Source information:
The RNA shown here (Bacterial RNase P class A) has 362 nucleotides and comes from a Pseudomonadota bacterium. The sequence is in RNAcentral, with records from ENA. Rfam family: Bacterial RNase P class A. By type it is a ribozyme. It is recorded under the gene name rnpB.
[in-house]
């Protein structure tokens, strides 16, 4: 210098002017508005809404089944599918990274194409023996070493053995089981013994095992509460007739409305007052002091935990967090809270540091 890998940090700065919004103080109005001073005012992802929890209601509690989720081991945590440390496997020269990684000797299923055969084995070519033959080959049997197919074909190498072969026998390697040793464990080790080898793959196929698990979500939920209509109660008020058990209905009269006055006809309507309860609009609350931030010490490899000190750091609800100007620089990416918190994932500009590999020089 180049390439790579891991981790941490920042998120344009300052000033002036004019605004928006929460809270506190003062003043004026007086139903909530105006003036003024102070102070706070988006993020590392506020995003996707994918996991986990708090909180709230359904639903007063418990159990079982079904369904769903998770899945090496140990730890962390309020909890998790997250994080840390480790084990095993894979990738990389390396720093380092990735893995849904329980069980395939409980059972069932599946394994395309090719191939004889895809799993209680089987035999296309070949090899070997016997028999036949028109001498091309055919039939019967043995075999699984060789060839061929395939992602995958029932341990590997060698020696012996055999008609040819074969864990058929043996040695070594591999594999399985047991014991032993180390480790909390996952697991590892090879000094020991046993077994000729039985166990192809697939469980993000059914399934088995272990653990977890009710649903909906702040538009949750709680409170206050107009106008209109409707419900209930009491009082006052409108006559007569008919029908109906009744609520009530019908007709006539009466009253009101239909621009004003008088009359007629048609149409429409028939009550008023007070109280109660539900509920709509609207308002208040939930709402931001929290598994909180920062600093120090201690414990732990670490995730994290404990103690002490200190700080208060958005809370809007048509929804604020902005605009203009000036100066400076490295010239500014992705992007805007809506109940809160812990994660994951995705988007994205820059700075710094550790480590690894390569090249050159000393």
């Nucleotide at each position: 210098g180049g390439a790579g890998u891991c981790g941490g940090c920042c998120a344009g700065g300052c000033a002036a002017u004019c605004g928006c919004u929460g809270c506190c103080g003062g003043g004026g109005a007086u139903u909530a508005c105006c003036c003024u001073g102070g102070u706070g005012g988006a993020g590392g992802a506020a995003a996707g809404u994918c996991c986990g929890g708090g909180c709230u209601c359904c639903c007063u509690c418990g159990g079982a089944c079904a369904g769903g989720g998770c899945g090496c081991c140990a730890g962390g945590u309020a909890a998790c599918g997250c994080c840390u440390g480790g084990a095993g496997g894979g990738c990389g020269c390396g720093a380092g990274c990735c893995c849904a990684u329980g069980g395939a000797a409980a059972g069932u299923g599946c394994c395309a194409c090719a191939g004889a055969a895809a799993a209680c084995a089987a035999a296309c070519c070949g090899c070997c023996a016997g028999g036949g033959u028109c001498c091309g080959c055919c039939c019967u049997g043995g075999u699984a070493a060789g060839g061929g197919u395939g992602a995958a074909a029932a341990g590997g190498u060698g020696c012996g053995g055999u008609a040819a072969g074969a864990g058929c026998g043996c040695a070594c390697c591999g594999c399985g089981c047991g014991a032993c040793u180390g480790g909390u464990a996952a697991c590892a080790g090879g000094c020991c013994g046993c077994g000729g080898c039985a166990c192809g793959g697939u469980a993000a196929a059914c399934c088995c095992c272990g653990c977890c698990u009710g649903g909906a979500g702040c538009a949750a939920g709680a409170c206050c509460a107009a106008a209109u209509a409707g419900g209930g109660a009491a009082g006052c008020a409108u006559g007569c007739a008919g029908g109906g058990c009744g609520a009530c209905c019908u007709g006539c009269a009466c009253c009101g409305c239909c621009g004003g006055u008088u009359c007629c006809g048609a149409g429409c309507g028939g009550g008023c007052u007070u109280c109660c309860g539900g509920g709509u609009a609207g308002g208040u609350u939930g709402c931001u002091a929290g598994a909180g931030g920062c600093g120090g010490c201690c414990g732990g490899c670490g995730a994290c935990g404990g103690c002490c000190g200190u700080c208060c750091c958005a809370g809007a609800u048509g929804a604020a967090u902005g605009a203009u100007u000036g100066c400076c620089c490295a010239c500014g990416a992705c992007a805007g809270a809506a109940c809160c918190c812990g994660g994951c994932u995705u988007a994205c500009g820059g700075c710094c540091g550790g480590c690894u590999c390569c090249g050159a020089c000393u």